This is a predicted structure of an 88-nucleotide RNA (c-di-GMP-I riboswitch aptamer). The sequence was found by an Rfam model in a public genome assembly. Its mean pLDDT, the model's own confidence on a scale to 100, is 87.
């Protein structure tokens, strides 16, 4: 310094559910709560991939229905960026 990750150390986050807010919805936020995380931090304008349709476009005879992200998920993978520690 680069990989690596322990029944270590100081410490960190927080699913699922409740409550209040935003939001058409997925969702987001904030307290409560911890299943879990060694990058469970940051990046969705880096690919994939999943989830949602108010609006707007296609379809279409239609306000219904189907497709489709300009919305969303980084705690779905993989990339990319940054970091605390220090056993083997």
């Nucleotide at each position: 310094c680069u990989a690596c990750g322990a029944u270590a150390a100081c410490g960190g986050c927080a699913a699922a559910c409740u409550u209040g807010u935003c939001g058409a919805a997925a969702g987001a936020u904030a307290a409560g709560g911890a299943c879990g995380c060694a990058a469970a931090g940051c990046c969705a304008c880096a690919g994939g991939g999943c989830c949602u349709u108010c609006u707007u476009g296609a379809u279409g005879a239609a306000c219904c229905g189907u497709c489709a992200a300009u919305g969303g998920c980084a705690g779905c993978c993989u990339g990319g960026c940054u970091a605390c520690c220090g056993a083997a």